Predicted 3D model of a 77-nucleotide RNA (c-di-GMP-I riboswitch aptamer) from a soil metagenome. Its Rfam family is "c-di-GMP-I riboswitch aptamer". Its family is annotated with cyclic-di-GMP binding in the Gene Ontology. The coordinates come from a structure-prediction model, not an experiment, and the mean pLDDT is 87. The model forms 100% of the base pairs in the Rfam consensus.
RNA sequence: GACAAAGGCAAACCGCCGGCAACGACGGGACGCAGAGCUUCCGGUCCGGACCUGAUCUGGAUAGCGGAGUCGCCGAA
Numbered sequence: 001g002a003c004a005a006a007g008g009c010a011a012a013c014c015g016c017c018g019g020c021a022a023c024g025a026c027g028g029g030a031c032g033c034a035g036a037g038c039u040u041c042c043g044g045u046c047c048g049g050a051c052c053u054g055a056u057c058u059g060g061a062u063a064g065c066g067g068a069g070u071c072g073c074c075g076a077a
């Protein structure tokens, strides 16, 4: 990061399984994605618990919410 090339991933929804839940795995399916590869370090949002004077503490989820780290294909301006 292009009117390029080779590829890649896979939203919603459905089936099925796990979980208190957020949500996740597998299969189908494509909304889209230059990194929609990987990583919870920072922030956001979501779920559970504690506590409730206060608005903190704690565990989890989201990498397709952003930042950051790291690895990676091609090569026009």
Stems, first nucleotide, its partner, number of pairs: 001074001008033002013028003017024002031064001037070003041067003044062007